Transfer RNA from an uncultured Candidatus Saccharibacteria bacterium, 74 nucleotides, folded computationally. Rfam family: tRNA. The family's RNA type in Rfam is transfer RNA. Rfam describes the family as follows. Transfer RNA (tRNA) molecules are approximately 80 nucleotides in length. Model confidence (mean pLDDT): 81 of 100.
[in-house]
Parts: sequence; C1' cells; structure tokens
RNA sequence: GCGCCCGUAGCUCAGUUGGAUAGAGCGUCAGUUUCCGGAACUGAAGGUCACACGUUCAAAUCGUGCCGGGCGUA
Repeated sequence: GCGCCCGUAGCUCAGUUGGAUAGAGCGUCAGUUUCCGGAACUGAAGGUCACACGUUCAAAUCGUGCCGGGCGUA
C1' cells in the first nucleotide's frame, strides 16, 4: 500500500430487518436495612451511537470520506 473486522454510558458489551422514549451487566450517587460497614433490595444520574457529509418522510442501522484500533497479505 491492499483486503477484512471493530469504534454505542466511566468500563465490558447487545442492538445492523431503517420506524416504540437508545438498552443490559459492572461501576458511581441517593434511599431502605444495619450499632457501623459489607451484602441484599429500591431509585437516580450518566450518550454528538468516534467524526463529517450524503440518501430517505424517518439513520446507531444504508452510501461516501476521514480518524483511531485489531487481523491478514507483499
């Protein structure tokens, strides 16, 4: 250089068949409980779906470009 794959919450990831308010576990915060903590239970906060543009009535999902990471190849 070329080919393929990945990028979604602080972390690990699901969702790619275009359409319900964008989700789960862990973590964080608050509450209940407890003598205090832990555990358990309840609730909350946290997102430019890497970024830009395009297609569409509608894009995390389709197309193009770009950035970063991984694998293969000479």